[in-house]
RNA sequence: UCCUUAUUAAGAGUGGCAGAGGGAACGGCCCUGUGAAGCCCGGCAACCUGUGAAAUCAAGGUGCCAAUUCCGUCGGUACUAACCGAAAAAUAAGGU
Numbered sequence: 001u002c003c004u005u006a007u008u009a010a011g012a013g014u015g016g017c018a019g020a021g022g023g024a025a026c027g028g029c030c031c032u033g034u035g036a037a038g039c040c041c042g043g044c045a046a047c048c049u050g051u052g053a054a055a056u057c058a059a060g061g062u063g064c065c066a067a068u069u070c071c072g073u074c075g076g077u078a079c080u081a082a083c084c085g086a087a088a089a090a091u092a093a094g095g096u
Base pairs, nucleotide, nucleotide: 002095003094004093005092006091007090008089013041015040016039017038021031022030023029025073026072027071028070042065043064044063047061048060049059050057069088074085075084076083077082
């Protein structure tokens, strides 16, 4: 890098440093000097490991902490809206 499987409606700071961007892509729509990204601390969760009779455990490996994965993108029902499925993406575990 690619493949397979599972999950994606819940949850998580009024902290410190920092200093202009961020929300995958595209189109929207948003967040942001009342402080973005990033780092530290803190927290959430429970995929793998672990302990255990069991998980309402959380020690280790990850992950995550605005908005449903923020909404849409392709297809179906409907056609004002809305709903369902897929794709794509993210994460985990395994494989290559």
The RNA shown here (SAM riboswitch aptamer (S box leader)) has 96 nucleotides. It matches the Rfam family "SAM riboswitch aptamer (S box leader)". Rfam describes the family as follows. The SAM riboswitch is found upstream of a number of genes which code for proteins involved in methionine or cysteine biosynthesis in Gram-positive bacteria. The model forms 90% of the base pairs in the Rfam consensus.